[in-house]
């Protein structure tokens, strides 16, 4: 100088999973972990009233973009990609996992649950709105 590991800081990303406080660990600092609170964002259950009306083991339903169809090769249709949104077209990927327990449409009051884990994608063309920098 490279590379690989470990830490710590710094920037981005899929995503709801972030900010602020207070206690505790840790010989001490920072950073951090962990519980417990508030705000803040996300799910869930739950009337009237509309819907369903013939469902109810072929069980039903829920978080998530993550599905539907074919049968042996192809498909529709859905998600993501460095300023942020929408529209059009192109390229690369991806279409998982997991949870509830016989039960749940919608749904004000109201009760509830969660704030996690994983990465480094930095491909792009055209408009159009708008931010941020420079003159």
């Nucleotide at each position: 100088c490279a590379a690989u590991u470990u830490c710590u800081u710094g920037u981005g990303u899929c995503g709801a999973a972030g900010c602020c406080g207070c206690a505790u660990c840790g010989g001490c600092g920072u950073u951090g972990a962990u519980g417990c609170g508030g705000c803040g964002c996300g799910g869930g259950g739950g009337a009237a009233c509309c819907a369903a009306a013939u469902a109810u083991u072929a069980g039903g339903g829920g978080c998530g973009a993550a599905u539907c169809a074919a049968g042996a090769u192809c498909g529709a249709g859905g998600a993501a990609c460095a300023c942020u949104u929408u529209c059009a077209g192109a390229g690369u990927u991806c279409c998982a996992g997991c949870c509830c327990g016989u039960c749940a449409g919608c749904u004000a009051a109201c009760c509830u649950c969660g704030u996690a884990g994983g990465c480094g994608u930095u491909u792009u063309u055209g408009a159009a709105a708008g931010a941020c920098a420079u003159g």
Overview: The RNA shown here (c-di-AMP riboswitch aptamer (ydaO/yuaA leader)) has 135 nucleotides and comes from an Acidobacteriota bacterium. The source organism's lineage runs through Bacteria, Pseudomonadati and Acidobacteriota. It matches the Rfam family "c-di-AMP riboswitch aptamer (ydaO/yuaA leader)". The family has 106 seed sequences and 7,607 matches in Rfam 15.1. The sequence was found by an Rfam model in a public genome assembly. The coordinates come from a structure-prediction model, not an experiment, and the mean pLDDT is 78. The model forms 95% of the base pairs in the Rfam consensus.